RNA sequence: AGAGUUUGAUCCUGGCUCAGAACGAACGCUGGCGGCAGGCUUAACACAUGCAAGUCGAACGCGUGUAGCAAUACACGAGUGGCGCACGGGUGAGUAACGCGUGGAUAUCUGCCUUUUGGUUCGGAAUAACCCCGGGAAACUGGGGCUAAUACCGGAUGGUUCCUUCGGGAUAAAGAUUUAUCGCCAAAAGAUGAGUCCGCGUACGAUUAGCUAGUUGGUGAGGUAACGGCUCACCAAGGCUACGAUGGUUAGUUGGUCUGAGAGGAUGACCAGCCACACUGGGACUGAGACACGGCCCAGACUCCUACGGGAGGCAGCAGUGGGGAAUAUUGCGCAAUGGGGGAAACCCUGACGCAGCGACGCCGCGUGGGUGAUGAAGGCCUUCGGGUCGUAAAGCCCUGUCGGAGGGGAAGAAGGACUCUCGUGCAAAUAGUUCGAGGGUUUGACGGUACCCUUAGAGGAAGCACCGGCUAACUCCGUGCCAGCAGCCGCGGUAAUACGGAGGGUGCAAGCGUUGCUCGGAAUUACUGGGCGUAAAGGGCGUGUAGGCGGUUUCGUAUGUCUGGCGUGAAAGCCCCGGGCUCACCUCGGGAAGUGCGUCGGAAACUGCGAGACUAGAGUCCCGGAGAGGGAGGUGGAAUUCCAGGUGUAGCGGUGAAAUGCGUAGAUAUCUGGAAGAACACUGGUGGCGAAAGCGGCCUCCUGGACGGUGACUGACGCUGAGACGCGAAAGCGUGGGGAGCAAACAGGAUUAGAUACCCUGGUAGUCCACGCCAUAAACGAUGAGCACUAGGUGUCGCGGGUAUUGACCCCUGCGGUGCCGCCGCUAACGCAUUAAGUGCUCCGCCUGGGGACUACGGCCGCAAGGUUAAAACUCAAAGGAAUUGACGGGGGCCCGCACAAGCGGUGGAGCAUGUGGUUCAAUUCGACGCAACGCGCAGAACCUUACCUACCCUUGACAUGUCGCGAAGCCCGCCGAGAGGCGGGGGUGCCCGAAAGGGAACGCGAACACAGGUGCUGCAUGGCUGUCGUCAGCUCGUGUCGUGAGAUGUUGGGUUAAGUCCCGCAACGAGCGCAACCCUUGUCCCUAGUUGCUACGCAAGGGCACUCUAGGGAGACUGCCGGUGACAAACCGGAGGAAGGUGGGGAUGACGUCAAGUCCUCAUGGCCCUUAUGGGUAGGGCUUCACACGUCAUACAAUGGUCGGUACAGAGGGUUGCCAAGCCGCGAGGUGGAGCCAAUCCCAGAAAGCCGAUCGUAGUCCGGAUUGCAGUCUGCAACUCGACUGCAUGAAGUCGGAAUCGCUAGUAAUCGCGGAUCAGCAUGCCGCGGUGAAUACGUUCCCGGGUCUUGUACACACCGCCCGU
Repeated sequence: AGAGUUUGAUCCUGGCUCAGAACGAACGCUGGCGGCAGGCUUAACACAUGCAAGUCGAACGCGUGUAGCAAUACACGAGUGGCGCACGGGUGAGUAACGCGUGGAUAUCUGCCUUUUGGUUCGGAAUAACCCCGGGAAACUGGGGCUAAUACCGGAUGGUUCCUUCGGGAUAAAGAUUUAUCGCCAAAAGAUGAGUCCGCGUACGAUUAGCUAGUUGGUGAGGUAACGGCUCACCAAGGCUACGAUGGUUAGUUGGUCUGAGAGGAUGACCAGCCACACUGGGACUGAGACACGGCCCAGACUCCUACGGGAGGCAGCAGUGGGGAAUAUUGCGCAAUGGGGGAAACCCUGACGCAGCGACGCCGCGUGGGUGAUGAAGGCCUUCGGGUCGUAAAGCCCUGUCGGAGGGGAAGAAGGACUCUCGUGCAAAUAGUUCGAGGGUUUGACGGUACCCUUAGAGGAAGCACCGGCUAACUCCGUGCCAGCAGCCGCGGUAAUACGGAGGGUGCAAGCGUUGCUCGGAAUUACUGGGCGUAAAGGGCGUGUAGGCGGUUUCGUAUGUCUGGCGUGAAAGCCCCGGGCUCACCUCGGGAAGUGCGUCGGAAACUGCGAGACUAGAGUCCCGGAGAGGGAGGUGGAAUUCCAGGUGUAGCGGUGAAAUGCGUAGAUAUCUGGAAGAACACUGGUGGCGAAAGCGGCCUCCUGGACGGUGACUGACGCUGAGACGCGAAAGCGUGGGGAGCAAACAGGAUUAGAUACCCUGGUAGUCCACGCCAUAAACGAUGAGCACUAGGUGUCGCGGGUAUUGACCCCUGCGGUGCCGCCGCUAACGCAUUAAGUGCUCCGCCUGGGGACUACGGCCGCAAGGUUAAAACUCAAAGGAAUUGACGGGGGCCCGCACAAGCGGUGGAGCAUGUGGUUCAAUUCGACGCAACGCGCAGAACCUUACCUACCCUUGACAUGUCGCGAAGCCCGCCGAGAGGCGGGGGUGCCCGAAAGGGAACGCGAACACAGGUGCUGCAUGGCUGUCGUCAGCUCGUGUCGUGAGAUGUUGGGUUAAGUCCCGCAACGAGCGCAACCCUUGUCCCUAGUUGCUACGCAAGGGCACUCUAGGGAGACUGCCGGUGACAAACCGGAGGAAGGUGGGGAUGACGUCAAGUCCUCAUGGCCCUUAUGGGUAGGGCUUCACACGUCAUACAAUGGUCGGUACAGAGGGUUGCCAAGCCGCGAGGUGGAGCCAAUCCCAGAAAGCCGAUCGUAGUCCGGAUUGCAGUCUGCAACUCGACUGCAUGAAGUCGGAAUCGCUAGUAAUCGCGGAUCAGCAUGCCGCGGUGAAUACGUUCCCGGGUCUUGUACACACCGCCCGU
């Protein structure tokens, strides 16, 4: 000292939360020792029991006991009397007050104590105790009798004091005693303590605004220790209050304590001062002192005793009990010390106090060991399996001895007093006795055999708690699977959780650690120090003005504030500093400083205040002048609407997106004439004017306010602001009475719609207008209070003036006032403001303090009402907000593309069939793909295999890999059982390398055991790779620089242009990268080279030749290069020439940053999870081929541009040795046979088909169409039943061009025709290729879809399939 949290990101505002310190604490887990402190915060609830205030025989009498013959002495007891009991101890109920604090004051008192002075005389009468007689249960008490005093009373004296009519009057005492003292009385003074009064300070709220009759004052009297309405009588009518009276709520107060940098905030346990209280309320008595905690009386509640008549009691003293509560101790020891009461003293009393006990409640200190020790042991945990970590940690070895245990020693706290001895001293005759003083000795300790010290055994008895996602130091594994749970805030958990639970490890603190509660801090989040109000919360709707606050220049005085010095006070303790004592520390003792304050006495006079005087720059008055929808009243004008009357005139009018309701043949609308009525004032008219704001608009008259310009004169600070108060205050609304043309809430009807209590239409009442009276609100906004001063400019406009100039109006320069725009400094979170400030300052007022609840409730005030004004809380959320940024989106805008639409051609959707999918069915119908971008997709080919599915039968180191051991080479043949896998058995048989041999080795097979294999099992939302898609769209970025607080922007925007971020120009940008284009392949022209199997002009073959076709290698060619025009002298575009080809010539390959958690774990690879005689492996059969149905995609058709028959012509690109298969022959045909040729420019597949030439059919379910079915066949294959293709004959279904809707295509394209290939034993309407024939149309970019770019709005960012409101 800050941090987390609003957003995709940013800055700001703003709340919430955390880290710190503290506690009379409590709770959870844990707990070795000591010291010092502290320990009912709740029920001022109720209390059993014991103790907490007595003492004096040197004031007095009596009784009892002991000693003595007695006198008497001693002890004890009750009593009279004295002193004390008003202290000490407890508590915080009450009290908002002179209660407390602080500083003053005096109308006062003061026992005991100190000092001084004086006195202490003479008498008297009683009474308790005691005795006798009574009453009562008791507590207690009545009557009679005796007695003493330092008890009581009287007389004397009177210094003194008091009263006084100044003559005088009144007023004391006590003695005791072994003689020295102690007492007593009066007075003065002191000390101490107390009483009273005053200034200032001292909680909250105005949703408490008025309070007061002894009330305020006076006179007199009474009363008190004392002043005083303290009390009373009379008189007067005052007193308090916005600087908060009165009433309400809460509270003892201070020194201090906690926190804080401080200012401040919170608090008032312990300790100390003051106050108040003592069961509750009231009262007095005694006394120096009380209205009295352990006194009295009365009343009340409660408890107890009782013989029912009556009595007793007061723990907020110390212990203790019950109760309450989260919670707070022993019915302890002692008067040894300190202090207090009594006493001459000894001494007695003392729950004050000193100690001990209990509880980690707090603070402080100590310990739980130290050194060494690497095979980094075992074990745990993790692991990439190599290892890492717990960890020098342990063990082991060598030591030490605090605390605790045992044994022993052992303080200080003790001084005094008493006794005794000695000496001195006073009294006295005294060496007796005694007072005082000095010295010696003896005696006094609750704690406690404690602190402390010594000895001894022994590492032996002594560590936990919280946390580990970020904030915040600390990470992994397992379990769990939005469950269980965590959480202070943000937030974790839905199968890979560092956030849950456990474990290992780690971090922090430590005899404690966490949690909860409360306080301050952080929070500048109430801002005095130290905040704000245009848009975040916040300027009052506006003015006039009271109190208050603030106030121009100058002189003199004063001394209120202010400054300065002295003095007094500011208790002690505490805090701070310096020292001392406990081993240190906490703690404690001594000294100092501080205590920011108050009082008082001096001093200063700048500023402020005050008094007196002067001034004119602020403010105001007078005069002149013009501007203006400023206000009020009364008149008056025209246009328009509507209505009424009349004329003309006829079928519609009106209204809308389209209509209808409505009006109209009873004559509307339209049009003309006349009339009536009400309201508003077109044009001028303007970011023009006026007004405080609300607001003000035809014209004229009257009354009236303000501002402005100019000139001089006058007043002399007269000023500014303004809580309350008062006035004004749009629209709507209310009351009374008018008025009512148009418009128009409510209402009615018609439409729209799913509905339509709306938007649209037709009507229409309040109201709108006037007069008078209310209401008092608004986005009453510039969302910006008023006043004054200062701080660059530029440019409009309104009003007035000055200057120059002009014939004049203008123009130009300039002053003042108003009203706009732009813009610098500065300010601002930014946007923006910027002499009309949101800048810089001063003065005053109003207002704000997270969002919701809530412009609300209750209460008050106002109002006729509606309602207005003032204005909370419970509860709830972790945000709510402002500005700006990048995207995305818009039934926003601009520009531009694309078979996107349009213009065309052909299809799909209807039919039957093929195929895929959904659904259904099934033992199984394996799985995946789901808008475009799944659905003739994975599958370039499921009869078995494939195959992953189902059923059945089998195998278990396994079908496959590596390693170990044993046997055997491998391999080949045969038999039996079985559906097969497989099982059982037999025969025969050796190779290679090393080696002399025995034997060993490699590959292979069999057997065994174990590591392991295996999985098309799950997760494509854990992944790699690959792919689809936007999209072949023109975009996506970076470096440096610059701008911005920042996110970001700029560049990439702009003007042109392009297919293109293509190029040019401009520009705070300059460059660069990935994309575009080009480079690559193919096709189109030509050239060169080469030529067999190709070609061939030589008639054919052979042969020749290589010109052509062709083949396949190399080159040429096209670049807007040339010309003209347009364009900005550009890029480029348009046209033209040449050319086979012209503006990227056609086609292909090529797919930027990224998006869709897109697709794929079943191609492959791979993390994690799961199965392991099975989810692995083998075999047979079945299934993937089901079938009421729905969808997608094809092929074939519905026919004459056609079908059928006959004849006939022309391709390209491919494939071929488990292959393509010629000729010939057989079969109607599929095909069979046959075998030539060909590893291919040679041979074969291989007849191309549409086309062309003929013939026939004649619009029909047909000579169209071919589904379906029957029979008979062919081929492949181990095998065509489920379930192949093809052939022949027969059969001949639906279908006559297809609803809504929808697809493809811009040229060698669509359409149409056939051919080939991959897969493949066989199976093609699919897929991939090839060529033949060969169109139509595009005006154009309004609309649909998709996309690019600029801009705009946004409360969206999972981004419009968003967000969000009401019920």
Model confidence (mean pLDDT): 86 of 100. The RNA shown here (small-subunit ribosomal RNA) has 1367 nucleotides and comes from an uncultured bacterium. Rfam family: Bacterial small subunit ribosomal RNA. Rfam links the family to the GO terms structural constituent of ribosome and ribosome.